The RNA shown here (c-di-GMP-I riboswitch aptamer) has 87 nucleotides and comes from Alicyclobacillus sp. The organism belongs to Alicyclobacillus, within Bacteria. The coordinates come from a structure-prediction model, not an experiment, and the mean pLDDT is 79. It was read from a public genome assembly, where an Rfam model found it.
[in-house]
């Protein structure tokens, strides 16, 4: 400094569910609890996707329906940094 094929060892994170508390919702936090992860560590004002719709606007005007992010998603691709440990 590359490497991650296969072991093994130290540790690390935690889907679904539950509880509870924010939140309009998607969704977040805390606790339980393991599906899996070798970036499941960071980035969401200036890369692409993708949930939501309190507000706005439109159309109808009885209920409602359409668009829209300024709300989320980092465990969807991307980027950036990076511990052990094998060889």
């Nucleotide at each position: 400094g590359g490497u991650g094929u296969c072991u093994c060892a130290g540790g690390g994170c935690a889907a679904a569910c539950c509880u509870g508390c924010c939140g309009a919702a998607a969704g977040g936090c805390a606790g339980g609890g393991a599906c899996g992860c070798a970036a499941a560590g960071c980035u969401a004002g200036a890369g692409g996707g993708g949930c939501u719709u309190c507000g706005u606007g439109c159309c109808a005007c009885g209920c409602g329906g359409c668009a829209c992010a300024u709300g989320c998603c980092a465990g969807c691709c991307a980027g950036c940094u990076g511990c052990c440990u094998u060889c």